[in-house]
RNA sequence: AAGUGAGGUAGAGGCGCGAGUAAUAAUCAGUACUGGUAAUAAGAUGAGCAACUUUGAUUUGCCAGGAAAGGUAUUCUCGCCGAAGCAUAAAGAUGACAGCUCUAAUCUUUAUGCUGGGUUUAUGGUUAAAAGCCAUAAGACUGUCAUCAGAAAUUUUACCCUGAUUUCUGAUGGAGCGCUAUCUCAUCU
Numbered sequence: 001a002a003g004u005g006a007g008g009u010a011g012a013g014g015c016g017c018g019a020g021u022a023a024u025a026a027u028c029a030g031u032a033c034u035g036g037u038a039a040u041a042a043g044a045u046g047a048g049c050a051a052c053u054u055u056g057a058u059u060u061g062c063c064a065g066g067a068a069a070g071g072u073a074u075u076c077u078c079g080c081c082g083a084a085g086c087a088u089a090a091a092g093a094u095g096a097c098a099g100c101u102c103u104a105a106u107c108u109u110u111a112u113g114c115u116g117g118g119u120u121u122a123u124g125g126u127u128a129a130a131a132g133c134c135a136u137a138a139g140a141c142u143g144u145c146a147u148c149a150g151a152a153a154u155u156u157u158a159c160c161c162u163g164a165u166u167u168c169u170g171a172u173g174g175a176g177c178g179c180u181a182u183c184u185c186a187u188c189u
Stems, first nucleotide, its partner, number of pairs: 003187009014081001016080005022075004033065007043052001046102004084115011116142002119139008144174012
């Protein structure tokens, strides 16, 4: 000098990932709901209790009025490159009707496991939804590393050969606990 192990720092992949009581817009929806009117006749909610209800529950038709949340797109802002997502388990919070309890469901944290990334198609789930999101599978694309093959350039002493380095092309394969650069410590030589 080149290596090996441990730890740290900074980066790359690109229709890159995620967040927001932000702004605007469409959708949600002429829906829920409210009022009136006509008909019907005992219930009603995811479950139970309570309350309400023949002074009409509920449902249907017509008329008038008429939302919101979640999800989406664009812009802006912020945090980032296991970014993030999913599954299982535990703990906590909210939790369906005007009320109370419970549950479905949603959110947060921790642990374990899987997925390099976006995209297209199919199937399934979720949803108001042919949007979006999630899961699985397949296709091509893309980044990274390794191996093999080829081409070009550089390198030593003038030339050639061999070797080495860099870049490009192709094929095969692996996985993010990865890859590149760099620092510290230890070790080897």